[in-house]
Predicted 3D model of RNase P RNA and transfer RNA as a complex of 401 nucleotides.
RNA sequence: AUAGCAGGUCGCUCUAUCGUUCCGAUUUAAUCGGGAAGGAAAGUCCGGGCACCAUAGGAUAGUAUAACGGUUAACGGCCGUCAUUUUGUUUUCGCUUUCGCGAAAGCGAGAUAGGACCAGUGCAACAGAAAGAAUGUACAGGUAAUGCUGUAGUGAAACCAGGUAAACUCUAUACGGUGAAAUGUUGCGUAUAUCAGAGCUUGAGCACGAUCCGUGCGAUUCUGAAGGGUAAACAGAUGGAGGUUGCAAGUAAUUGUAAUCCUAGAUAAAUGAUAGAGAGUCCCGAUCUAAUCGGGAUUACAGAAUCCGGCUUAUAGACCUGCUUUUUUA
RNA sequence: GGUACCAUGGCCGAGCGGCUAGGCAUGGGUCUGCAAAAUCUAGUACAGCGGUUCGAAUCCGCUUGGUACCU
Numbered sequence: 001a002u003a004g005c006a007g008g009u010c011g012c013u014c015u016a017u018c019g020u021u022c023c024g025a026u027u028u029a030a031u032c033g034g035g036a037a038g039g040a041a042a043g044u045c046c047g048g049g050c051a052c053c054a055u056a057g058g059a060u061a062g063u064a065u066a067a068c069g070g071u072u073a074a075c076g077g078c079c080g081u082c083a084u085u086u087u088g089u090u091u092u093c094g095c096u097u098u099c100g101c102g103a104a105a106g107c108g109a110g111a112u113a114g115g116a117c118c119a120g121u122g123c124a125a126c127a128g129a130a131a132g133a134a135u136g137u138a139c140a141g142g143u144a145a146u147g148c149u150g151u152a153g154u155g156a157a158a159c160c161a162g163g164u165a166a167a168c169u170c171u172a173u174a175c176g177g178u179g180a181a182a183u184g185u186u187g188c189g190u191a192u193a194u195c196a197g198a199g200c201u202u203g204a205g206c207a208c209g210a211u212c213c214g215u216g217c218g219a220u221u222c223u224g225a226a227g228g229g230u231a232a233a234c235a236g237a238u239g240g241a242g243g244u245u246g247c248a249a250g251u252a253a254u255u256g257u258a259a260u261c262c263u264a265g266a267u268a269a270a271u272g273a274u275a276g277a278g279a280g281u282c283c284c285g286a287u288c289u290a291a292u293c294g295g296g297a298u299u300a301c302a303g304a305a306u307c308c309g310g311c312u313u314a315u316a317g318a319c320c321u322g323c324u325u326u327u328u329u330a
Numbered sequence: 331g332g333u334a335c336c337a338u339g340g341c342c343g344a345g346c347g348g349c350u351a352g353g354c355a356u357g358g359g360u361c362u363g364c365a366a367a368a369u370c371u372a373g374u375a376c377a378g379c380g381g382u383u384c385g386a387a388u389c390c391g392c393u394u395g396g397u398a399c400c401u
Stems, first nucleotide, its partner, number of pairs: 001326001003324008012278007020036006038301001042312002045310005050179004057213004062175005067081005082114001083112013115170002120168002122164002137152005183235004192226001194225005205217003242261008279299008331400007340354003348384001356372005377393005
């Protein structure tokens, strides 16, 4: 210098004018000041904060996780170590005429959904003689005799065996559910306490996943008929398991501490338009190359809706770090 | 924004680890004066990519697309 892998940061900028929206001040719909879409806001795959249901009570079923340790509010996440496995390379040994092949150990880059098959029940088509309390095809050896021993052949698997649990299952651990359209307050208005039948305190039904038990309320129930009112406003709603920087501990994930900062809050859903200049990338030209100049094109994936921590997916390009390969120079 | 389910030939639709059924449609043949009917035959598919397993339409994960519900 080139190529590849892994990880991380940024991912257009500035000025002017006008416009939209939130907050604050003042004055009253006008002025001034400050702010306004991401690393994934996406998929809705996991875990929670928060809200409600009664005291969320017990059990079963069910769902999920799984080496060891650490981290976290928690997680199926992250970090480290071990194990298994893929690949590159080095050393040693063996085989080989050579090319090269095999085994062991180390170094590096990756992957893993990593408990248990002697608790039990299953599954293995085709091929093959035979797929498990199984079997004896061909050849060879051996025996008093017998598949007694070995090789070949078929196959993923052929030593009365092993494989398989993202097979049923077992072990250990965890788990009540529903979700901001949750939920709460206020306002306007009102009629279901109307009719008929059935049922009824010896208990139907309701209490927000299923079943049973327990507890509480308890005729409000079920079927049919005929009717009435409402669909408006406000809160929830952004100060946090918060961010940034420094120091300390730790292999790391991360934790502690000091200082400092406040960075959207809508409800048919705003965060934009125009003009100019600059920046990145690509192409062409002037130039032997580089540097420089001029012209043209283009700037990815994509847009909050309760909030946060992760996973997965999409992404024009630029930069940084680590490792490996190839080439060149000293 | 949240939640539940689905995807198999041109269309409909079985298949719950070992060969992708069947029906309609399409092409060709037989029959017929020509057609229809009938009959014989052929072709076409597991949404895509990975993983588990000897083996996946089927089990698991992700991606793409579709349906329904919550006011």
It holds a member of the Rfam family "Bacterial RNase P class A". About the family: Ribonuclease P (RNase P) is a ubiquitous endoribonuclease, found in archaea, bacteria and eukarya as well as chloroplasts and mitochondria. The prediction has a mean pLDDT of 76.